[in-house]
RNA sequence: GAAGUUCGCCAGGCAACCGCUGAUCACGAAAGUGGUUGGAGGAAAGUCCGGGCCCCACAGGGCGGAAUGCCGGCUAACGGCCGGGCGCUAUAAGUCGGGCGGCGCAAGCCGCCGGACCCAAGGCGACAGACAGUGCAACAGAAAGAUACCGCCUAAGCUCGCAAGAGCCGGUAAGGGUGAAAUGGUGGGGUAAGAGCCCACCGCGGACGUGGUAACACGUACGGCAUGGCAAACCUCAUUCGGGGCAAGGCCAAAUAGGGGAGUAAUGGCGUGGCCCGCGUCGCUCCCGGGUAGGCUGCUAGAGGCCAUUGGCAACAAUGGUCCCAGAGGAAUGGUUGCCCACGACAGAACCCGGCUUAUCGGCGGACUUCCCAC
RNA sequence: GCGCUCGUAGCUCAAUGGAUAGAGUACUGGCCUCCGAAGCCAGGGGUUGUGGGUUCGAUCCCCGCCGAGCGCG
Repeated sequence: GAAGUUCGCCAGGCAACCGCUGAUCACGAAAGUGGUUGGAGGAAAGUCCGGGCCCCACAGGGCGGAAUGCCGGCUAACGGCCGGGCGCUAUAAGUCGGGCGGCGCAAGCCGCCGGACCCAAGGCGACAGACAGUGCAACAGAAAGAUACCGCCUAAGCUCGCAAGAGCCGGUAAGGGUGAAAUGGUGGGGUAAGAGCCCACCGCGGACGUGGUAACACGUACGGCAUGGCAAACCUCAUUCGGGGCAAGGCCAAAUAGGGGAGUAAUGGCGUGGCCCGCGUCGCUCCCGGGUAGGCUGCUAGAGGCCAUUGGCAACAAUGGUCCCAGAGGAAUGGUUGCCCACGACAGAACCCGGCUUAUCGGCGGACUUCCCAC
Repeated sequence: GCGCUCGUAGCUCAAUGGAUAGAGUACUGGCCUCCGAAGCCAGGGGUUGUGGGUUCGAUCCCCGCCGAGCGCG
């Protein structure tokens, strides 16, 4: 310098004028007027997870249900994030053949095409358990969990036969064929033929040792391997989860008839949710008739932003400094003009926060990998 | 604000892991009829909303989006 991968940040700028709205100050009896100052986002979205806050027991016990699922850490918490382990995997580059073309006396060099090997930074993983039990596997195939269709073998046993041999009883998963999947793989020995039957290497399993907090890795001897797949099938194990939501909830004011009828009831009703216990409370349900439905608050100073230092690989944490940055309630955040450029995307708060997912014109920066050039 | 259900042929619906996704109706052609309807025969028409995953195999099981409908306060 080029190509690629990944992470983070920004989200047109400036000016003038006219509006809308929160706070505050001044004037005004009030309506209002004027000044100063603040006024959407990285996703405000989907509402998919987790928490704060509030009410009901400071959320308690059991059944049921749901979610999560390699290991460690972070966090208020999480299905999130960071780091690590294991498995799978893409492309570039590279290496080695081949073909074509060009240059060259030749050796060879360059370019293009296609192939094999190797395969970067990275990417992906619902990655607990299939000797606890139940279940599923269409079609094909003999057999889909323990099976003899073809094939191979007659050593032992029985019958026939003078014999060769034939038949019976059998043995066999090495070979063929079916399938997505066929009872560890390759090679050798062995055998009647075969087979972990035996041996070597590889794979698998549990045991021990070493390293590591752990997942796991490496090594040693052993087991002959009688037990494959699916748990995003039921299930088992471990961990977590009480219910509801700002229309939660609190305060003030207004209104009114603690009215009538029916039903049910203390082994009961309601708060309280799928159920039971427990706790609190004492009526509850339906119908008829009637009244009210207005204001304040919760509301934004927060697990807050920015900067620095320290600890940590990192997520993050601690300390110090500094800043205040929407808060409406039919719901504000807009419009016009001018200049500039890279010509402007997706999109609008409604109690708040941490994540995930999805949408998004473009721009900037960091780290890493491969290649080339120079020193 | 909270929760639930659904998406399959033009339309209405089946198929709940097993190969080619069916039925009615609509459409097209033929037969029948003087002609039409009805009837009979044959045919076409599907990315199962979309993108991934699990599995030998997905309309079906799981996840993310998109769209539609319903309920409660």

This is a predicted complex of two RNAs, RNase P RNA and transfer RNA, with 448 nucleotides together. Model confidence (mean pLDDT): 76 of 100. Rfam match: Bacterial RNase P class A. Its family is annotated with ribonuclease P activity, tRNA processing and dimeric ribonuclease P complex in the Gene Ontology. Rfam classes the family as a ribozyme.